[in-house]
The prediction has a mean pLDDT of 76. Bacterial RNase P class A from a Sphingobacteriales bacterium, 397 nucleotides, folded computationally. The model forms 97% of the base pairs in the Rfam consensus. Rfam family: Bacterial RNase P class A. Gene Ontology terms of the family: tRNA processing, dimeric ribonuclease P complex and ribonuclease P activity. Rfam describes the family as follows. Ribonuclease P (RNase P) is a ubiquitous endoribonuclease, found in archaea, bacteria and eukarya as well as chloroplasts and mitochondria. Rfam classes the family as a ribozyme. It was read from a public genome assembly, where an Rfam model found it.
RNA sequence: GCUACAGGCUGAUCUAUCGUCUCGAUUAAAAUCGGGAAGGAAAGUCCGGACAACACAGAGCACCGCACCACCUAACGGGUGGGGGAAUUGGAGACAGUUCAACAGAUAGUGCCGCAGAAAAUAACCGUUCCGAUAUAUCGGAAUAAGGGUGAAAAUGUGAGGUAAGAGCUCACGGGUUGUUGUGGUAACGCAACAGCCGGGUAAACCUUGCGGGUUGAAAGCUCACGUAUAUCCGUGCUAAAGUGCGGCUCGCACGAUUGCUUGGCUUUCGAGUCAGGCUGCGCGGAGGGGUUGAGCGUAACAGGUUUCGUGUGAGCGAAAUCGCAGAUAAAUGAUAGAUGUCCUUCCGGGUAAUACCUGAAGGAAACAGAAUCCGGCUUACAGGCAGGUAGCUUUU
Numbered sequence: 001g002c003u004a005c006a007g008g009c010u011g012a013u014c015u016a017u018c019g020u021c022u023c024g025a026u027u028a029a030a031a032u033c034g035g036g037a038a039g040g041a042a043a044g045u046c047c048g049g050a051c052a053a054c055a056c057a058g059a060g061c062a063c064c065g066c067a068c069c070a071c072c073u074a075a076c077g078g079g080u081g082g083g084g085g086a087a088u089u090g091g092a093g094a095c096a097g098u099u100c101a102a103c104a105g106a107u108a109g110u111g112c113c114g115c116a117g118a119a120a121a122u123a124a125c126c127g128u129u130c131c132g133a134u135a136u137a138u139c140g141g142a143a144u145a146a147g148g149g150u151g152a153a154a155a156u157g158u159g160a161g162g163u164a165a166g167a168g169c170u171c172a173c174g175g176g177u178u179g180u181u182g183u184g185g186u187a188a189c190g191c192a193a194c195a196g197c198c199g200g201g202u203a204a205a206c207c208u209u210g211c212g213g214g215u216u217g218a219a220a221g222c223u224c225a226c227g228u229a230u231a232u233c234c235g236u237g238c239u240a241a242a243g244u245g246c247g248g249c250u251c252g253c254a255c256g257a258u259u260g261c262u263u264g265g266c267u268u269u270c271g272a273g274u275c276a277g278g279c280u281g282c283g284c285g286g287a288g289g290g291g292u293u294g295a296g297c298g299u300a301a302c303a304g305g306u307u308u309c310g311u312g313u314g315a316g317c318g319a320a321a322u323c324g325c326a327g328a329u330a331a332a333u334g335a336u337a338g339a340u341g342u343c344c345u346u347c348c349g350g351g352u353a354a355u356a357c358c359u360g361a362a363g364g365a366a367a368c369a370g371a372a373u374c375c376g377g378c379u380u381a382c383a384g385g386c387a388g389g390u391a392g393c394u395u396u397u
Stems, first nucleotide, its partner, number of pairs: 001393005008386003012340007020037006039368001043379002046377005051217004058251004063213005068082005083103001085100006104208002109206002111202003125148002127144007156174006175198010221297004232287007243255003260279008302324001304323008342365006349358002
């Protein structure tokens, strides 16, 4: 320097004319003047909040989420740095680089690991050893997890001793895991020593443990104006009750709350109680009807943007200065022309190891995509460009 791969940042600007929306000034009103006007994802609706409503928004269960350590943040299932583990590259190795996302628990319990294989953990298919029978080639019994086969995985590894043959049976050195002590570290953890245990995997299988979570949601909600009839009907419940009130259930709590009248029967201690019915009142479910569909707030000043300095490994934090950068409600933010910027192709000149790079000229190109309460994150899409990373190739020194 070229190629490939994965990620990060960016992803247009100015002038003129006309047009749309909005804010301010001005005007009797119109006109006029001035300021401003769609993204890095505005997408997905996946998380977290601000804000609003629900009397207290209370408790438990259900349900949901997270899960190594420290830090950042308003918070998060987010981010930064570190630890453990795994994959891959280089290296003899120690180790180093890069990447990762599902990193509490398998010694609380249950389940699953197809096929193959004797068996997937209460292991004897082959083989080995001993005993017996006996036709010398077989059978029966006992022992055996050292050797072999099957498989992703077969009873912790290697060596020695020991044994009938073997086995942690014994010893030495290792491996995994749990605990104790010492030591380094804020911590997760690392190193060392000692002791216990030793089939493995799987929890995005059920589950257990710890921590956390109220719900709904801008067509949320609040206010004003106008206007009326809940007329009427059916079923049904109730008198310290029915029922209503956050979301699934239960409980608590609050409201209901100014503790109805009457007819008949029965009982009666003559106070009243109880059963059936009627009226009224208060509810629940349903039918059927009446009024309104207009305006405003929410609604853009904030966990805000930019620049500089300090601080920290970093995410970030602090200070100073400065700026105000959409607000529609069927939904505006545009069209035309020219120029600049960026990139691509070609040509001239310079220049180089080189086709890199520089000046000039001509022609051409621009992806994904459109705010709707707002903010922080995550995920997805993307022409071109920029600065780095990893790997390979080439060339000069």